[in-house]
Molecule: transfer RNA
Organism: Candidatus Uhrbacteria bacterium
RNA sequence: GGGCCCGUAGAGUAAGACAGGUCAACUCGCUGCCCUUGACAAGCAGAAAUAGGGGUUCAAAUCCCCUCGGGUCCA
Numbered sequence: 001g002g003g004c005c006c007g008u009a010g011a012g013u014a015a016g017a018c019a020g021g022u023c024a025a026c027u028c029g030c031u032g033c034c035c036u037u038g039a040c041a042a043g044c045a046g047a048a049a050u051a052g053g054g055g056u057u058c059a060a061a062u063c064c065c066c067u068c069g070g071g072u073c074c075a
Stems, first nucleotide, its partner, number of pairs: 001074007010028004021058001030046004051067005
């Protein structure tokens, strides 16, 4: 320098191509409530994410382009 793959809540994992479409889901964690003498567990409720930018479209995590970061292969 070139090819391919990956980047989603605090952590982990889905949804992504053929084939764009409800409020982006689940587990753990976190916060509050409930319970308890107190705490844990159980139960109820809540906050929290699509690497960044641009484009296409009525509508983008999903399609296209660029950039950044990581992995791998070739030179």